A computed fold for a 1247-nucleotide part of an RNA from Candidatus Vecturithrix sp., annotated as large-subunit ribosomal RNA, half B. The coordinates come from a structure-prediction model, not an experiment, and the mean pLDDT is 86. Rfam family: Bacterial large subunit ribosomal RNA.
Context: one part of a larger RNA
RNA sequence: CCCUCGUUAAGGAACUCGGCAAAAUGACCCCGUAACUUUGGGAGAAGGGGUACCUCGGUACAGUGAGGGGAGAGAUACCCGGAGCUGGAGGAGGUGGCACAGACGAGGCCCAGGCGACUGUUUACUAAAAACACAGGUCUCUGCGAAGGCGUGAAGCCGCAGUAUAGGGACUGACGCCUGCCCGGUGCCGGAAGGUUAAGAGGAGGGGUGAGCCGCAAGGUGAGGCUCUGAAUCGAAGCCCCGGUAAACGGCGGCCGUAACUAUAACGGUCCUAAGGUAGCGAAAUUCCUUGUCGGGUAAGUUCCGACCUGCACGAAUGGCGUAACGACUUGGGCGCUGUCUCAACGAGGGGCUCAGUGAAAUUGUAAUACCAGUGAAGAUGCUGGUUACCCACGACAAGACGGAAAGACCCCGUGCACCUUGACUAUAGCCUGGCGUUGGGUUUGAGAGUCCUUUGUGUAGGAUAGGUGGGAGACGGAGAAGCGGCCACGUUAGUGGUCGUGGAGUCGCCGUUGAAAUACCACCCUGAGUACUUUGAAAUCCUCACUGACCGCGCUGAAGCGCGUGGCAGGACCGGGUCAGGUGGGUAGUUUGACUGGGGCGGUCACCUCCUAAAGCGUAACGGAGGUGUACGAAGGUGCCCUCAGGCUGUAUAGAAAUCAGUCGCAGAGUGCAAAGGCAGAAGGGCGCUUGACUGCGAGACGGACACGUCGAGCAGGUGCGAAAGCAGGUCUUAGUGAUCCGGCGGUACUGCGUGGCAGGGCCGUUGCUCAACGGAUAAAAGGUACGCCGGGGAUAACAGGCUGAUCCUGCCCGAGAGUUCCCAUCGACGGCAGGGUUUGGCACCUCGAUGUCGGCUCAUCGCAUCCUGGAGCUGAAGCAGGUUCCAAGGGUUUGGCUGUUCGCCAAUUAAAGCGGUACGCGAGCUGGGUUUAGAACGUCGUGAGACAGUUCGGUCCCUAUCUGUCGUGGGCGAGUGGAGAGUUGCGAGGGGCUGUCCUUAGUACGAGAGGACCGGGAUGGACACACCGCUGGUGGACCAGUUGUCGUGCCAACGGCAUCGCUGGGUAGCGACGUGUGGACGGGAGAACCGCUGAAAGCAUCUAAGCGGGAACCCCCCCUUUAGAUGAGCUCUCCCGAGUCACGGGAGUGACUCCGAAGGUUCCUGGGAGAAGACCAGGUAGAUAGGGAGGCUGUGGACGGUCGGUAACGGCUGGAGCAGACCUCUACUAAUCGGCCGAGCGUGA
Repeated sequence: CCCUCGUUAAGGAACUCGGCAAAAUGACCCCGUAACUUUGGGAGAAGGGGUACCUCGGUACAGUGAGGGGAGAGAUACCCGGAGCUGGAGGAGGUGGCACAGACGAGGCCCAGGCGACUGUUUACUAAAAACACAGGUCUCUGCGAAGGCGUGAAGCCGCAGUAUAGGGACUGACGCCUGCCCGGUGCCGGAAGGUUAAGAGGAGGGGUGAGCCGCAAGGUGAGGCUCUGAAUCGAAGCCCCGGUAAACGGCGGCCGUAACUAUAACGGUCCUAAGGUAGCGAAAUUCCUUGUCGGGUAAGUUCCGACCUGCACGAAUGGCGUAACGACUUGGGCGCUGUCUCAACGAGGGGCUCAGUGAAAUUGUAAUACCAGUGAAGAUGCUGGUUACCCACGACAAGACGGAAAGACCCCGUGCACCUUGACUAUAGCCUGGCGUUGGGUUUGAGAGUCCUUUGUGUAGGAUAGGUGGGAGACGGAGAAGCGGCCACGUUAGUGGUCGUGGAGUCGCCGUUGAAAUACCACCCUGAGUACUUUGAAAUCCUCACUGACCGCGCUGAAGCGCGUGGCAGGACCGGGUCAGGUGGGUAGUUUGACUGGGGCGGUCACCUCCUAAAGCGUAACGGAGGUGUACGAAGGUGCCCUCAGGCUGUAUAGAAAUCAGUCGCAGAGUGCAAAGGCAGAAGGGCGCUUGACUGCGAGACGGACACGUCGAGCAGGUGCGAAAGCAGGUCUUAGUGAUCCGGCGGUACUGCGUGGCAGGGCCGUUGCUCAACGGAUAAAAGGUACGCCGGGGAUAACAGGCUGAUCCUGCCCGAGAGUUCCCAUCGACGGCAGGGUUUGGCACCUCGAUGUCGGCUCAUCGCAUCCUGGAGCUGAAGCAGGUUCCAAGGGUUUGGCUGUUCGCCAAUUAAAGCGGUACGCGAGCUGGGUUUAGAACGUCGUGAGACAGUUCGGUCCCUAUCUGUCGUGGGCGAGUGGAGAGUUGCGAGGGGCUGUCCUUAGUACGAGAGGACCGGGAUGGACACACCGCUGGUGGACCAGUUGUCGUGCCAACGGCAUCGCUGGGUAGCGACGUGUGGACGGGAGAACCGCUGAAAGCAUCUAAGCGGGAACCCCCCCUUUAGAUGAGCUCUCCCGAGUCACGGGAGUGACUCCGAAGGUUCCUGGGAGAAGACCAGGUAGAUAGGGAGGCUGUGGACGGUCGGUAACGGCUGGAGCAGACCUCUACUAAUCGGCCGAGCGUGA
């Protein structure tokens, strides 16, 4: 020092994000209990009282019920009876203690919000929740081989041995009151019409081939067949369409005006919508602005409660609003209680430390590993320059080693991965639907086609309802004409056709008229209709024979269920399954979802033209500065000929600035289809004539370009236009007006032609289809989410910090318009300008992504000064007091609370003052973890969705034993210019300390009209801070004393002991300590800041200065306190102690080696300590009080045991200030410090 415990004065949440933690409450009995309420509850509400022991007394009462007794013939049955045993109050009286549920065990409570009704469930290992579930509500599907689900496309099974009061799905979530409007979108449901639509049916038509025919040939034509193709038509679901549906997904407006104060708007107008949010609620788990405003609570309230309503962005089963009860939920408040705190202290046990034994780990380039300033890949133990530092350990602390751990999870990147979503793309299971097949028979109805037959046909004109063409002069009629009547059909309302009846002999055509066409009659046809037949497909219905039965009976069979057979019954050509086809299809799968980018995203951009940037050749970048293009034109092209503009001035009817006309000036300011540039009047500009060169086939040679490709081009051939001709013309004054390749279409050509000949197809020439605009174009065809995420990389690239910069920021200065009554500068200071700083917000992207932990708080600081206070000065628009402003000054100081995560800020109360900044926005290998920033959950909002939000809300794992540097302590070694030792000192240097109020006095003086009210000087007393101490006060005090509960033990009684936190409780010596007590900051000296002066020139003056000399601050150096000679510069003083021999070398002085002796002193060892981690330090070691023991005292407990007396007893009195007692004081050798060992000089140098 840490962990786990115990106690604590005064205060009592002031702590903190938050009462976290701790404390407190606690048992039983009795009393007594509110709002509210779903009448159950809330309730153990809350709040009180009692509790031991003795005696009455084991009493009252209760349970059980023996012997015995009664009746009886008897008895297992009944009655009486009450012994014994068990449980056991209440009450009364008495007794002791601080305390009687005496220890252990054993709810803290209340008030008000939010959310969820409730008990339950959940992320095994960071989230227990407002999430999930839940009874209840609603919608929807499902009629039984149910729907739905599992399953290999199955059998089979679940659903269910259930049957709509059942089962599945979805939403909501007890209960109460309720649940508004919108069906336009999406979804779902319904819809016999219409549109569209597949396979299949169908087959008009077309193509190929080609006998034959025509043709001299080339070639043309072309029957049948074969073959390729193929229109109409038929053809389901789906989609379109029509309707319904919101407790389906969802949605539920804007602007303007208006009332006799103002404000507001019941009212009006207008636009839009599918409809414009009703009730209720509302700054809310939802409110950005916002700490909204008001009220409450508090001294003070970003939280909380109640209101208001301006609802950024509540709102009605993704339910709205309430709600008793419930909650390890969440928020605010209160009572109680406390070491959470003010502010810490003591004690206990376990670690830490020492010794003995045993003995890891991560980490580690090598290490001989200091500080400051600088430098440097931009934060250096290692570089540069300084400074400091004897060598080595031990205990501590964590500031650094961009410490350890984990190839950063954030961010970006990857034509990485995974999972999820959907209106991405493409598939697909499943489902729906149609055809064909399995698959048969009948009836009816309606439809298409064909054939036979019968009919139908009205422009105008015309007898009148003329279908077309052809033939045609006759046709029909007693086998019954005309006419008339009835009926049927058609109909253009005029009539036509038919039939029945009547009637009883004629009717029609030709001709004529009209007209495009002429009628009788016949034939072949057209249009529409109809009968019959054939055929095609459709619908309905009936049947039985395929097929089905998870229906019944029987047999196999000696078997409930299965199987087969058989007989029934039910269904039935449906269903089912097969195949082809259409639809639907995030149910499933595979993928896509661009790049640039001063990080990424959002925004913008992506090709081409013009100019500038571009640095006088070309070229040249940026998310540099400006603009254009994705065409136009048959004249706006070609050619020949001609013309000259804009504008100004003058003149001229309407006529104006500007219309047209005339004159004059006018190199270009006009015009050029469109941008700009370069051009252009000898025109490229403006007219007119004739025209099509806006040609075909080529192309020497050049230019640009990585390639691809782009551009210019004389000339040649053909034919052409204009021009008299020379000539010009292969579009346009020029430079934009665009798209490679593949794939396909069209025209041409006749190169190819799968045995041959043809054909098809291909090629070639021409042409055409791309906002392939991400424009050198990945595919014909492609969007999103990830906070559940993963991998590979990056400091090539963001967020933190540093660095550079300093726009912004802060500070100062210059100028001085102005104001300050007057007056720029007492104090302010516009418009502008110049610096400094490196605290803000940024810019840049330089170290770090094989990790530099990020806000705030706590703890501990340290520096700067641009000074908040205190100190010293100048000026003042300074009378005094109090201020303003400036200068000097960094010594010290710079409060506590309420709110919020806050920094900040606001507020309360103080204060001399409540300074501003730096230190990785100082400090997480020091703490915290409230905020931010993983995984859960909710609200608002956005999104179809997955999900998302510098929006909100509740919840949510903080590791590291210290090697080096550094720091604080403590030792060991060696050294100390020369012997050893014991003491005492000096102080180079280092550190500490340094604050200030109030009162009295001077003095109610100076000043002032008054009110008020000093300087200077003297004194007293405080706050905070610091050091020391324990006499006092107050704590602690676990070997002290006492009380007491439960239980066990010492055989029992008594008395003691053990355990229960030291069991609990009341006290308490020493020691340690604060809340206690004492003391401190000073005085004084020196230098000196701003400033104030003396003398004084340069400069005959003036001037504090230039020479010289004074004054002058909490600052600086001393003075005060601590430390210090490793101060290697090792200092100084005093005292104590110390020799013999041998050998070797040397000329000698002497040196060296060895032997013995072993001083002063030290140490080991031992007894100890208010000294201490170990070492060390201190006191002692028999010549001794060092410790223990003993004695006495002090002191603490508070009246022992035993005895005796009193009392029935509990218990009390006396003996007796008793007994007991750690550390304190004094005394005392009884015990232990025994005896020894070891180290340590030799008279003190050489060069």